[in-house]
Molecule: transfer RNA
Organism: bacterium
RNA sequence: AGGCAGUUAACUCAACGGCUAGAGUGCCACCUUUACACGGUGGAGGUUAUAGGUUCGAAUCCUAUACUGCCUA
Numbered sequence: 001a002g003g004c005a006g007u008u009a010a011c012u013c014a015a016c017g018g019c020u021a022g023a024g025u026g027c028c029a030c031c032u033u034u035a036c037a038c039g040g041u042g043g044a045g046g047u048u049a050u051a052g053g054u055u056c057g058a059a060u061c062c063u064a065u066a067c068u069g070c071c072u073a
Base pairs, nucleotide, nucleotide: 001072002071003070004069005068006067007066010025011024012023013022018056027043028042029041030040031039049065050064051063052062053061
């Protein structure tokens, strides 16, 4: 320099272009226990990397940029 893949909650990951973006772990509260752990119930937590575009409607499609990984030279 060129090509490919990826970027969504604190972490690991889902999510046919269509209702309010979900799950597990973690965090907080409560229940349980003499207490801790385990377990149960509930809750908080999101600029879907950034900026534009297409569309009635975009995490999803298109373009550019940034970052990460891999491959080639």